[in-house]
RNA sequence: GCGGAUAUGGUGUAAUGGCAGCAUCUGAGUUUUCCAAACUUUAGGUACGAGUUCGAGUCUCGUUAUCCGCU
Numbered sequence: 001g002c003g004g005a006u007a008u009g010g011u012g013u014a015a016u017g018g019c020a021g022c023a024u025c026u027g028a029g030u031u032u033u034c035c036a037a038a039c040u041u042u043a044g045g046u047a048c049g050a051g052u053u054c055g056a057g058u059c060u061c062g063u064u065a066u067c068c069g070c071u
Stems, first nucleotide, its partner, number of pairs: 001070007010024004018054001027041004047063005
């Protein structure tokens, strides 16, 4: 230098172009003499910038980061 793959809450992981879900973690509450466990509930997310579309996590282009391969 070229090609390919990946990027979703703090962490892990889903989502056929049509309300972004689940688990775990954080906070609050219930229960318990206390703790743990259990139960209820709250908050938190589509790497960035454009485009297509009535509608984009998803499709297209570019950038960034990481990984793999070639030279």